[in-house]
Molecule: small-subunit ribosomal RNA
Organism: uncultured marine eukaryote
RNA sequence: GAGUUUGAUCCUGGCUCAGGAUGAACGCUGGCGGUAUGCUUAACACAUGCAAGUCGUACGAGGAUUUAUCCUAGUGGCGAACGGGUGCGUAACAUGUGAGAAUCUGCCCUUGAGAGGGGAAUAACAUUUGGAAACGAAUGCUAAAUCCCCAUAUGCCGAGAGGUGAAAUAGUUUUCUGCUCAAGGAUGAGCUCGCAUCUGAUUAGCUUGUUGGUAAGGUAAAGGCUUACCAAGGCCAUGAUCAGUAGCUGGUUUGAGAGAACGAUCAGCCACACUGGGACUGAGACACGGCCCAGACUCCUCCGGGAGGCAGCAGUGAGGAAUUUUCCGCAAUGGGCGAAAGCCUGACGGAGCAAUACCGCGUGAGGGAUUAAGGAUUUUGGUCUGUAAACCUCUUUUCUCAAGAAAGAAGUUCUGACGGUACUUGAGGAAUAAGCAUCGGCUAACUCCGUGCCAGCAGCCGCGGUAAUACGGGGGAUGCAAGCGUUAUCCGGAAUCAUUGGGCGUAAAGCGUCUGUAGGUGGCUUAAUAAGUCUGUUGUUAAAGGUUAGGGCUCAACCCUAAAAAAGCAAUGGAAACUGUUAAGCUUGAGUAUGGCAGGGGUAGAGGGAAUUUCUAGUGUAGCGGUGAAAUGCGUAGAUAUUAGAAAGAACACCGGUAGCGAAGGCGCUCUACUGGACCAUUACUGACACUCAGAGACGAAAGCUAGGGGAGCAAAAGGGAUUAGAUACCCCUGUAGUCCUAGCCGUAAACGAUGGAUACUAGAUGUUGGAUUAUAUAGACAGUAUCGUAGCUAACGCGUUAAGUAUCCCGCCUGGGGAGUACGCUCGCAAGGGUGAAACUCAAAGGAAUUGACGGGGGCCCGCACAAGCAGUGGAGCAUGUGGUUUAAUUCGAUGCAACGCGAAGAACCUUACCAGGGCUUGACAUACUACAAAUCUUUUAGAGAUAGAAGAGUGCUUUCGAGAACGUAGAUACAGGUGGUGCAUGGCUGUCGUCAGCUCGUGUCGUGAGAUGUUGGGUUAAGUCCCGCAACGAGCGCAACCCUUAUUUUUAGUUGCCUUAUGGAACUCUAGAAAGACUGCUGGUUAUAAACCGGAGGAAGGCGGGGAUGACGUCAAGUCAGCAUGCCCCUUACACCCUGGGCUACACACGUGCUACAAUGGGUGAGACAAUGAGAUGCGACUCUGCGAAGACAAGCUAAUCUAUAAACUCACUCUAAGUUCGGAUUGUAGGCUGCAACUCGCCUGCAUGAAGUUGGAAUCGCUAGUAAUCGCCGGUCAGCUACACAGCGGUGAAUUCGUUCCCGGGCCUUGUACACACCGCCCGUCACACCAUGGAAGCUGGUUAUACCCGAAGUCGUUACUCUAACCUUUUUGGAGGAGGACGCCUAAGGUAGAAUUAGUGACUGGGGUGAAGUCGUAACAAGGUAACC
Repeated sequence: GAGUUUGAUCCUGGCUCAGGAUGAACGCUGGCGGUAUGCUUAACACAUGCAAGUCGUACGAGGAUUUAUCCUAGUGGCGAACGGGUGCGUAACAUGUGAGAAUCUGCCCUUGAGAGGGGAAUAACAUUUGGAAACGAAUGCUAAAUCCCCAUAUGCCGAGAGGUGAAAUAGUUUUCUGCUCAAGGAUGAGCUCGCAUCUGAUUAGCUUGUUGGUAAGGUAAAGGCUUACCAAGGCCAUGAUCAGUAGCUGGUUUGAGAGAACGAUCAGCCACACUGGGACUGAGACACGGCCCAGACUCCUCCGGGAGGCAGCAGUGAGGAAUUUUCCGCAAUGGGCGAAAGCCUGACGGAGCAAUACCGCGUGAGGGAUUAAGGAUUUUGGUCUGUAAACCUCUUUUCUCAAGAAAGAAGUUCUGACGGUACUUGAGGAAUAAGCAUCGGCUAACUCCGUGCCAGCAGCCGCGGUAAUACGGGGGAUGCAAGCGUUAUCCGGAAUCAUUGGGCGUAAAGCGUCUGUAGGUGGCUUAAUAAGUCUGUUGUUAAAGGUUAGGGCUCAACCCUAAAAAAGCAAUGGAAACUGUUAAGCUUGAGUAUGGCAGGGGUAGAGGGAAUUUCUAGUGUAGCGGUGAAAUGCGUAGAUAUUAGAAAGAACACCGGUAGCGAAGGCGCUCUACUGGACCAUUACUGACACUCAGAGACGAAAGCUAGGGGAGCAAAAGGGAUUAGAUACCCCUGUAGUCCUAGCCGUAAACGAUGGAUACUAGAUGUUGGAUUAUAUAGACAGUAUCGUAGCUAACGCGUUAAGUAUCCCGCCUGGGGAGUACGCUCGCAAGGGUGAAACUCAAAGGAAUUGACGGGGGCCCGCACAAGCAGUGGAGCAUGUGGUUUAAUUCGAUGCAACGCGAAGAACCUUACCAGGGCUUGACAUACUACAAAUCUUUUAGAGAUAGAAGAGUGCUUUCGAGAACGUAGAUACAGGUGGUGCAUGGCUGUCGUCAGCUCGUGUCGUGAGAUGUUGGGUUAAGUCCCGCAACGAGCGCAACCCUUAUUUUUAGUUGCCUUAUGGAACUCUAGAAAGACUGCUGGUUAUAAACCGGAGGAAGGCGGGGAUGACGUCAAGUCAGCAUGCCCCUUACACCCUGGGCUACACACGUGCUACAAUGGGUGAGACAAUGAGAUGCGACUCUGCGAAGACAAGCUAAUCUAUAAACUCACUCUAAGUUCGGAUUGUAGGCUGCAACUCGCCUGCAUGAAGUUGGAAUCGCUAGUAAUCGCCGGUCAGCUACACAGCGGUGAAUUCGUUCCCGGGCCUUGUACACACCGCCCGUCACACCAUGGAAGCUGGUUAUACCCGAAGUCGUUACUCUAACCUUUUUGGAGGAGGACGCCUAAGGUAGAAUUAGUGACUGGGGUGAAGUCGUAACAAGGUAACC
C1' cells in the first nucleotide's frame, strides 16, 4: 500500500496478501564453472582404522654390521592443561563493558651472580615364581641431566641477634645447547567491584555460616573459604525466594530509524567429556583419547577375574522432513619434541558427494512469408502459434579429441597432495544443454472442451447446482529461469503494546466515592555547589563483519590493503541558563483567625394531621367487588354504602421548581439538641505548608443473611379464577418471606454526565440560586446551576469557560469476536456470593455513528365503491363451461393468491392435434445445390382400413441468338432437411400487475470527510410534484394536464341510396359528413393572505377535468409466454422427424371458480299494437309466394349495400290463470323428423309430440355498482361446413336507490419516528431437548518426573589423630637410637544407595459439568417496531 464487516458510507478493529531472509525440507526438472556451507532431531548407542608424541647431543643395557655408525625396550627430560569437538548444565561476576588489589606464571626476552664437595637407590638385565588373560611377585647386579647431604649467597623471615635457603660442568666439542639463585619484562591465569543481562505475583516473604566482628587455620592470593566465640543481623514490591526457559558476546536477519527476532559457519569467553564423587602429578588440570571409587550399559573369561567410553576425523545403527568420503598429503600455514637432520600432527592444506546457498556463463547469431503444414479457435471472412520452423549465411563461449603447460618454494641445493589441474594453442561440428509456476480480484497474464454443489480448488475474499477466464485437460499468454513452486520459521508491512508513535462520552477502555502512605510532580527572588545537563581532551571498546576508497582473481561472488565513524564505559579540564541540593528571604498557591449567610447535609429525641386497614356500636338491604368480558372472592350468620368511637403500622399531599445540600450512595410533615462542609466580606497571621496517589483505610442504593422486635398497606414464593393450542406469564381474587426499627454482616448496580483529579488559558447570549458592593441600575464582580452558541475538537452524533478546546502533572484502565468475567489457584464472606483471573478450541468478522430504503399490532395528514348508506347478486337447485383430483393405452401441453380457473381456445366429429394403439417411410411431408431422364397435367381401374403399390389411356405446352433456358415431375448421391423435444432461471419481442397511483429523475450551485442531502421539505390548495406563497437554491426532463377520437348545442357547406313533398322537384325539419363556433373560473358576490384556489350566482345546450375512450413515468414481481413468432445452448436423426386408419383431448365416487335458467302474480299463457342502434353479406345475405304443426324445403326478386336482406324485446291494450311444486320451473328420458358435412356411434345443432326432476329466494362467507350508472330487455358481429355461444366483443331500449361521514377492514400517497431488517416482517433471531464430532474443567484413584527436608548406611579421597608394623641416604653416644618417610587403624566431611512424610509438575481415569461446531430435526417465540406485558443493569 491492497483485499475483506455494509444496500451504500465514514470510523474502530481484527484476519489475509504483496517484500526480504534461511545450516532448510518436499514436488517437478536439471548443462558448466568459481566461492562458501552441510545431524537444527537422540549430550542416543557405537564395529573398524587413525587423531600425541619426541629426544641416543641425558643414562646404562641389548642387538645389527662394512668398526664407524644404525636400531630397540627401559630409566630420565619436555609435551600431553595446546590444538580439535559439543552446548548438557548454568539466570550466574557465567558473559559484555569499565575499573581495582591481596597473587602466581613452564617455555621466551633483559640484567646480575653462580655451578665447590660427598653419598644413596632403582628400572632395564639375570634367576625363581603366580595368573586363562590383564597384569604381577621375590632375590640379586647397575647408570644418569634420578634422588639425598654439606658448603656458598645479591634472596626470604625477623626490630635486632639470628634463622632459613641452590645447582648437572651435563651433552657435543669449532661453536652451541642446557642447569641454579635473584630482579625486571612479556604472555597466560586466579580474585574483587560498578553497570548491563528472558518470563511468571494464579511464586510474598526468604536466610542460621545466614550478616558482621575477634582469634586461629587454610590458599599462589583478599575473603565465613573453614572452625571457635560474640553480636543479631542480611535480602525484598526499584520484585527477594520459588518456578519455567536459556550457554554469553562480536555479530546475523529485518527495519527509514527506534526497535524486533536469532546466536549455524568465522572469532573471543564459559561449561562439559558415559552418569555422579574425588584427589594425584604438574608452572598450569581436579585433566575428552590420565588415575581411584560408585552406578548404568557393552564386551572377554578357564567364572577366580578383567577390559571399555567417537560431544576428535572418517564411518555404522537408531531417531528424523532432513545433513557428505571408513579419500590424498604433511607441499604450504601452525603446533609438540629435538642442537640438528628429522619424527609426529583426521589441526590444517586439498580432493570427493549434495543446485544447499551466492556469483558468473551457456543452451546459438544474422537473414528468412505461399505468413507452409500441423494444432487451437472462429462471426467460416479470418485470427493465434509465428520469423517461430523449414531453408541460406556465420560463430564456437560450452562440448569432444590432440599438443603445450604454470604461479603457489620461503631457504643457494632439495622439496607440490592439489595435478598433467588452472591456463594457452590447434582440429571437429549448431553441434551436447529448458524447465517450473501462474493466468477471478488482490496480481503481470484468456479462450475452447469436459464436469454439473459431483469431482475438486482455495493465502484472504470466495469458485463448482448444464454456457465455470476460479475444478480437470488442450491451445495461447505472463513471470522467473538451471532452476521454479510448495511447506516451515523470523523481521517487515503492524502507528496491531504507540520512547520516536495510539487511545478510554457512544467503537475495547475512568476504580462506585472519598481520605491518605511510599512514589512522581511542584510558586517568586538571591547566593553557593556542580549530582543531572552541555562541551573539550585522554584511555578503551580484539580481529573478522558492516561503510568508504583503492587493488587482485577475464567480470562478479570471493579475497587483500588503507581510512573513517557514531554510540557506550572510565578518567580529567571547562560552562552555570534549566533541574537537583544547601543557605537566606517573599506572598500571589495553600491554610488560620474575625463577621455574616443559604440549605430536604448528618445523628438523636419529641410532637402532628390526612389517608388505609382492622375492631366495637348504630342506620340500612341485596348485592358488593373485579374485568376487554368474566369468574374465583366477600355478603341474609346482614356485606358494600353511611355515622360515631377506638387501635395499629407505614409514608409525609399541596408548597415542589432542569430549585437547594452532600464526596458518592443519597436527602422532603413540624420542633428541639448536638454536629460536618460550602459561600461572601474584612483586615490581620503562617510562609510553599501544594497536586496526584500503587499498596492501605473509610463510606457505599436495592436485594440478601444472622439475632431480637414490629407488621397497616404493598407484595417475590404459593393457592385459586380467567385467557390460551398450551399459559408454570401478562389480567383478576387471596397471600407468606420481605418492605419498618435495633445490632451486626454483605460490598455489588445502566453505583451514568456511560465523561478520574488538580492548575492555567481561550467570544458571547439568556434564565435561575446564594450572599456581598455602591452611583440603586437596562450595572459590574464572586461562588453555583441550566439552555443556546463562536473559535477549536470529533468517525459522526455531538462537546463547547461546568470542554469531549489549548497545555502541564499524577493515578486507573484498553489492545478482534466468542469461549468467559468461566475454570483452576489464592483471598474475603455465616451463606448467597465477591475480589483477582487464564487456556485449549472456534469464527472472519464482532462493533460505533450516520445514510437511503423497507417494515411497525408507531404517530400525523390525505385519497380510492376501501368502509359506511343503498341496489342487485354469488354461495343452496338444475344445466353449461373451465380447473383440481381420480381414471385411462391416451385422457397432449401451458396458465396456479390478488394478477390461473367461459384463461391460450374469435368455435377438438375427420382435419385441427401436439396425445395413444396399429400399419408404413428414411435426403424424407417442406427448402437450396448437382447429375440423368421426362412436358406439366388429367381420366379410368385393381388390392388395401388408408397411407401406398400396380395397370390402362389422354396429353406434347412457354421463351429462344436453336446451343439452350424457366417452371413442374421422376430417379440417384451427398451436403442437409425436420422436431408443438428441454431450458421463459440463457434471451428478443409482446403482455399482466402495483396503477391512470402521482410520482420518478437530471444539470449547475450549495451543504456534508462520505454514503448522501437540498431542489421534491414547509403554509395553503388541487383529481394531480395542479397551482400560489415562502425557502440555498435556480432551472430542466419523463409522468399529470393539454394536444387526438367520440358524444351533448349551434352555425355554415354539401346533400344520395336518407328526409319532405310527391314522382317533377325542394333544402324548412330529421339525418348524413366536412368545416367552424362554443367553456376560459371569462363575469359577479363572499371566504382565504390582496395569492393560488374554493363556495354561491348570472348567462348558457353544456360550469368548474361537461360524459366516455385511446394514452400506462422510473421501476417491482428471475411475474407469464421457447406451444404465436424469433433465437443461444443442449438433445433425437431407419426417429423425439414424416404419412395413414382408428381412438383420445367430450372419461367421472368427488371438490372449486365463472355463468345461464329458475323458484313465479312487478308473474306465466294467448291475441292485438308501438318504438332502436351498432354490425354483416357473392362458395354470401336471401325478400315475396307455395308446402310442412315446426325445424325446414321448393321456387326465386333484390343487393358488391344510408338503396336489397331483420318479427327487436322489455313496453301498451284486452282476456285468462289465483298461490299450488301450479297454466311456475324446465332438467332428464322416449319417439318422430330437419340441417351441415366423405362421415353426426363414441361426439353436432335444431324441430314436433310425449315425459315433467331439483328448486318455494339460499349457512358461514363473499362479488359488482355513485347516473343515463346499477338493474332489466332484446339486437348484431367475429371464429365458423355445422355447432356445444348460456361464452366473448359491440349496440341500443326502459331506467332507479343511496353517500351521515372517515372510527374501523383493504389498498395507496406524503411527512415524521423506531429498527439488531437490506433475499428488506413470508425479515431477523433466542433457549432447552435429540444426534454426531472436537477441545476442556471436576473426579474415587492409578502411573511417572523434579525438588527440598529428616533419618540410616557410607566407597574412593584430602585433611587430622594415633605410634601398631616396616624403613637406603642425614645426625648420633653406632644404638633394640633419633629425625624423617611408607603402610595400617581411627575421626570429620562425603557420592551413590535406602527409609519416611511432603511440595510441585505431567500423563491417565469409571462417571460427570458446562463450552464450541455441524444438515433439511423437535418444542415454543424471549429480543429487534410501542416486537404486540418498553427494554436493560